[in-house]
Predicted 3D model of a 72-nucleotide RNA (transfer RNA) from Bacidia sp. Rfam family: tRNA. The family's RNA type in Rfam is transfer RNA. Rfam describes the family as follows. Transfer RNA (tRNA) molecules are approximately 80 nucleotides in length. The sequence is in RNAcentral, with records from ENA. The gene name in the source record is trnV-UAC. Taxonomically the source falls in Bacidia (Eukaryota, Fungi, Pezizomycotina, Lecanoromycetidae).
RNA sequence: AAGGAAUUAGCUCAACGGUAGAGCAGCUGUUUUACACACAGAAGGUUAGGCGUUCAAAUCGCCUAUUCCUUA
Numbered sequence: 001a002a003g004g005a006a007u008u009a010g011c012u013c014a015a016c017g018g019u020a021g022a023g024c025a026g027c028u029g030u031u032u033u034a035c036a037c038a039c040a041g042a043a044g045g046u047u048a049g050g051c052g053u054u055c056a057a058a059u060c061g062c063c064u065a066u067u068c069c070u071u072a
Base pairs, nucleotide, nucleotide: 001071002070003069004068005067006066007065010024011023012022013021018055027041028040029039030038048064049063050062051061052060
């Protein structure tokens, strides 16, 4: 320098263009003398950033940033 892949909750990951979810972690409650376990509940997201296409974008297009891989 060229090509490709990835970026979503604190972590690991889902999600046909049509309600953004799960597990774990954290919080609250029940239980226990207490802790742990177990059970129940609630919370937590500008979907890396920007612009566009569309009635509607995490998803499609372009640009930027970061990480990884390949080639030179």